[in-house]
Predicted 3D model of a 1227-nucleotide part of an RNA (large-subunit ribosomal RNA, half B) from a Candidatus Woesearchaeota archaeon. The organism belongs to Candidatus Woesearchaeota, within Archaea. The sequence was found in a public genome assembly. It matches the Rfam family "Archaeal large subunit ribosomal RNA". The prediction has a mean pLDDT of 81.
Context: one part of a larger RNA
RNA sequence: UCCAAUUGAGGGAAUUCGGCAAAAUGGCCCCGUGCCUUCGGUAUAAGGGGUCCCUGUGUUUGUAGUCGUAUGGCUGCGAUCACAGGGUGCAAUAACAAAGGUGGUCCGACUGUUUAACAAAAACUUAACUGACUGCUAGCCUGUAAAGGUGUGUAUAGUCGGUGACGUCUGCCCAGUGUCAGUACUUUAAAACCUGUUUCAACGGGUCUAAGAGCUGAUAAACGGCGGGGGUAACUAUAACUCUCUUAAGGUAGCGAAAUGCCUUGCCGUUUGAAUGACGGCUUGCAUGAAUGGUGUAACGAGAUCACCGCUGUCCCCAAUUGGAAUCCUCCGAACACACCAUUCUGGUGCAAAGGCCAGAGAUCUCCAGUGGGAAGUGAAGACCCCGUGAAACUUUACUGUAGCUUGUUGUUGUGGCAUGAGUUUUUUUGUACAGUGUAGGUAGGAGUCGUUAUGUUCUGGACGCAAGUUCAGAAAUAGACGCCCCUGUAACACUACCCUUUAAAACUCAUGUUGCUAACUUGCCUUCGGGCAAAGACAGCAGUAGGUAGACAGUUUGGCUGGGGUGGCACCCUGCUGAAAGAAUAUCAGCAGGGCCCAAUGGUUGGCUCAGUCCGGUCAGAAAUCGGAUGUAGAGUGCAAGAGCAAAAGCCAGCCUAACUGGGUUCAUACUAAGAUUGAACUCAGGACAGAAAUGUUGGUCUAGCGAUCCUCAAUGUCUUCCUUGAUGGGAGCUUGAGGUGACCGAAAAGUUACUCCGGGGAUAACAGAGUUGUCGCGCCCGAGAGUUCACAUUCAAUUGAAGUGAAUUCAUUUCGUUGAUGAAUAUAUCGACGGCGCGGUUUGCUACAUCGAUGUCGGCUCAUCCUAUCCUGGUGGUGCAGAAGCCGCCAAGGGUGGGGGUGUUCACCCAUUAAAAGGGUUCGUGAGCUGGGUUCAGAACGCUGUGAGGCAGUUUGUUUAAUAUCUACUGGAGAUGUCUGAUGUCUGAAAGGAAGAAUCCCCCAGUACGAGAGGAACGGGGGUUCGAGGCCGCUGGUCUACCUGUUAUCCGACAGGGUAUGCAGGGCAGCUACGCCUUAUGGGAUAAGAGCUGAACGCAUCUAAGCUCGAAACCCUCCUUGAAAAGAGACAUCUUAGGACACAGAUAGAAGAUCUGUUUGAUGGGAUCGGUGUGUAAGUAUGAAGCUUCGGCGACAUAUUCAGCAUGCGAUUACCAACGUCCAC
Repeated sequence: UCCAAUUGAGGGAAUUCGGCAAAAUGGCCCCGUGCCUUCGGUAUAAGGGGUCCCUGUGUUUGUAGUCGUAUGGCUGCGAUCACAGGGUGCAAUAACAAAGGUGGUCCGACUGUUUAACAAAAACUUAACUGACUGCUAGCCUGUAAAGGUGUGUAUAGUCGGUGACGUCUGCCCAGUGUCAGUACUUUAAAACCUGUUUCAACGGGUCUAAGAGCUGAUAAACGGCGGGGGUAACUAUAACUCUCUUAAGGUAGCGAAAUGCCUUGCCGUUUGAAUGACGGCUUGCAUGAAUGGUGUAACGAGAUCACCGCUGUCCCCAAUUGGAAUCCUCCGAACACACCAUUCUGGUGCAAAGGCCAGAGAUCUCCAGUGGGAAGUGAAGACCCCGUGAAACUUUACUGUAGCUUGUUGUUGUGGCAUGAGUUUUUUUGUACAGUGUAGGUAGGAGUCGUUAUGUUCUGGACGCAAGUUCAGAAAUAGACGCCCCUGUAACACUACCCUUUAAAACUCAUGUUGCUAACUUGCCUUCGGGCAAAGACAGCAGUAGGUAGACAGUUUGGCUGGGGUGGCACCCUGCUGAAAGAAUAUCAGCAGGGCCCAAUGGUUGGCUCAGUCCGGUCAGAAAUCGGAUGUAGAGUGCAAGAGCAAAAGCCAGCCUAACUGGGUUCAUACUAAGAUUGAACUCAGGACAGAAAUGUUGGUCUAGCGAUCCUCAAUGUCUUCCUUGAUGGGAGCUUGAGGUGACCGAAAAGUUACUCCGGGGAUAACAGAGUUGUCGCGCCCGAGAGUUCACAUUCAAUUGAAGUGAAUUCAUUUCGUUGAUGAAUAUAUCGACGGCGCGGUUUGCUACAUCGAUGUCGGCUCAUCCUAUCCUGGUGGUGCAGAAGCCGCCAAGGGUGGGGGUGUUCACCCAUUAAAAGGGUUCGUGAGCUGGGUUCAGAACGCUGUGAGGCAGUUUGUUUAAUAUCUACUGGAGAUGUCUGAUGUCUGAAAGGAAGAAUCCCCCAGUACGAGAGGAACGGGGGUUCGAGGCCGCUGGUCUACCUGUUAUCCGACAGGGUAUGCAGGGCAGCUACGCCUUAUGGGAUAAGAGCUGAACGCAUCUAAGCUCGAAACCCUCCUUGAAAAGAGACAUCUUAGGACACAGAUAGAAGAUCUGUUUGAUGGGAUCGGUGUGUAAGUAUGAAGCUUCGGCGACAUAUUCAGCAUGCGAUUACCAACGUCCAC
């Protein structure tokens, strides 16, 4: 010193983020118990009293015995309760064991559960409320399947969500997303059917069509959402009212600076001396709000927070003690760490923070115990940040897929009815332009056909219908009816055949729907395992195929540049100018501007013309319209940026045209080079053109921007090439050219989160600290508008009802002074001073990215400091708008001091009461191998906001592991060795070092004096206290005192006596150690600073200065204290020179070990004994007394005497009884 404990004067939370820790309370009995309340609680609320021993009496009761009365009495042994009396101690649950309490707020109702090893919570769960699915071969879950679970349960059940007891409530919105339901219509796969391509096939087109989607509706205790602006009331303010925009709806009740409020420490009140706290209100709510539940709420909580009472070493302010560790001796004996050397310090340098470099200083060597300043110490290839065409996990309306689910279809898969539809066949039916007897389908044949079952007529009924009629069935009566011919007309139905349109019926085939059947298939039961019965049934299931859906699952992607990254931007392709430094080229998230087109004329050619502006003239007509003239080097125009260019043009106008054409070649730029793509431009050849009389010109726009690979698709061209066995056709593939686009622009098909994270790297790159810089910041100076009640001063003029004087008899004249105004000149001044300017500093904040990412621990506090001065106080001094007092502004000065509290994590800032003052900074924003861990900054959780979500937030809130045995150096101490030229003992000197050894203040005297009108009110000097600091001590006071004495609990030694154990607890307490106690803590000198002076020139004066001299401060040096011959310049003196020293032994005035000191028989060194002192407090035994009881024998807590006793004693004295025996070195 640490760990674990004990005790503590006075104060009592002042400590601290916070009463953390500790203390306190505590059992049982009795009394008593508030608010609130879900009436159960709260509650052991709170707050009081009692508790031991002895004696006696009674209650209740067990048991044994006894009594002729037995639910009783008595006796014995017990248990229990109550009362009374006596008694002891500091204290009677005496030890152990054993709640501190109360009040307010937040959250969660409660009990319970959770991150084994950093989070126990407000998180999870929960009863209760509510939504969804599910009728049992259910739904949900597991599984490839068989099968299994829920469950041998059945809607009062099971599963899946949400909210979270209870009370009171739960508003509006269905536009979006989701879910559910519907759906005439639209869209829509395969299959099927139809169709095209000469057939087939591939392929194309079409029809039909399921789910899904579109569409319609419902649904919010589904996901979710719930506005803005203006005006208005008879003070003002506000707005019941009103206008307007807008939405799916515009936030209702409630609550509200809240676990949610940025601003913010909101405002008011209460609490406090003081409150960034708490509580109660207000409420404009950045960004409350109703089962993502709102708001209350008794009880409960190792939850968060505030206050009060009690209590205390948390603190003021620490002290003592106990046990253990450490220390010392002996034995055994790791780990971590470890380039090399290592005696450092200061300044500098250096990749910018050095033990090793440079300079200076310091420094003899070794060991021991400590402390932790440094080794940018050890530990861990930084977890923050960035990077990687790294990883993983998670999310989703990222991309691409897959289970699953769902729908269609085919197979397994058979047989009927009905309905509807389609097709074929048969039968039937229908067909009206006008004209015509009339309802003429078309074509052909055709001169006859039909006929008592006909035809016509009538009646009844049906169908069609153009309303004229046609046709069918039945009945009656009847024997003829029709055609050809004629008329009309394109066409003439007597009859037959075929065909078209319309209708109907039947049969067959197919499809759809529906409804049956039973035999496949399935299930249940029974079984003689052959099957049977029942149910269900061509469904389901299973298999194939096609569509839909599909973060349930999987694989991936999620750009670059960048004064870190992100956000922003595009500096990512291209153009002009500047930068760019007179060849070319040339960077920055440098500056100024642009492009991603436009134009069939804005192109080609030929010809003609001259613009902008200004002046003159001219009807309406003006500054400016159109017209004429003059002048006019471009001041215009040129499709567009800028630059360059351009005048019989490159500008403007007109004519004719399409060269804005096709195919080659060369060069240049793109393109820095080893080489390209692409694009652009210029030149040129050929073809075929246009304009022009021609020469000629024209390959778009006067030039420099206006752009784009592979694959794929499309288009164009063609006696072109090719395609499995010939030919043909179609089709496919290819060749050539063009279009469709990649703007991240030489061109992947591509969203997020990670604080749950991981890996590899980076000081190539951020956050802390350093370095550089110093815009910003702080300080200083200059200028100076001005502020500061007034404002220094020559001259001249005017006025004057001012004063004085002169002349004159007064009015009057005149001189001087004063006052006022003007003029002129001038710019003094304690203190302050805007804008602007110049410096210094390196405490702010930035910038840079130089050092550190194989790690330099990050805010604040505590502890301990050390330095600076730009001085807050104290000292000296100058000025003052300094009378005194108190101030203000300077100068010198860093010796000392600069404190206590409240809220806040705070630094800071604010506040309270003091004070001489409560100064500012540096030191890796000093100090985490020193502490703390409140804040920030991991993993849990909540609120608000944000995001579809995973998640996020210099927003809030709660919770959350701080390693280590010190190698070197450094420092604080303690020893040893060598040297110092013989050795030793003792006494000194004092180079050098350290100290603050004192600092400040109050009171009294001076003195109510100086000063001052007064009010007020000093100083020099002297004295006495106080606070802080320093050194020492223990006589006193106080603490401790596990030596000691005493009381007492429990238990053990059978009882007594005497002891053991829990330091048991409690009361005292010597020595020692201590503070809260006591003592000490002068002055003077020297040299100076600012300043004050003397003498005194330069400068005949003046001048503190130049020579010289005197003063002058807490600062400096001495005086004072401590260390100090290892002070290498290593000192001096005295004594001895056969001196001395060491070990060992007994020890303490000493002490971690060493050391120091004392003693060693010539002895009181230690022990013992005796005496004294001191502590405790009156021992044991005996005797007597004692409340009462008694069988009269006795029992009895306790008291008194013996007894200031007994016990103890680290102290003193006396006393050799015991032990200090001995050994060695040196010369």